[in-house]
RNA sequence: CUUAUCGCGAGUGGCUGAGGGUAGGGCCCGAUGAAGCCACAGCAACCGUUUGGAGCAUUUGCUUCGGAUAGGUGCUAACUCCCGCCCGGUUUCCGGGGCAGAUAAG
Repeated sequence: CUUAUCGCGAGUGGCUGAGGGUAGGGCCCGAUGAAGCCACAGCAACCGUUUGGAGCAUUUGCUUCGGAUAGGUGCUAACUCCCGCCCGGUUUCCGGGGCAGAUAAG
């Protein structure tokens, strides 16, 4: 940079000690212990492995819809915590899109 997803789900202990939720505005979490590191545990299906159906191809392939699996990653407060920009509506609000961000594969 491209593509896909951002619904659901899942935490304890040890070390340590003040921040954290990307920035801003909010609103929250936090000495009943933040972030970080370690151990163990858990969640789930992006890739990998395996397997079933359907379709195409016709030679072992491709596409698509599922199942199983925790090997590679990832994750385990709040919708990606909410908002900002645009559009629409029945306008204290709701819906759609965008920006930004995260994760995976290339």
The RNA shown here (SAM riboswitch aptamer (S box leader)) has 106 nucleotides and comes from a soil metagenome.
The coordinates come from a structure-prediction model, not an experiment, and the mean pLDDT is 81.
RNAcentral holds the sequence, with entries from MGnify.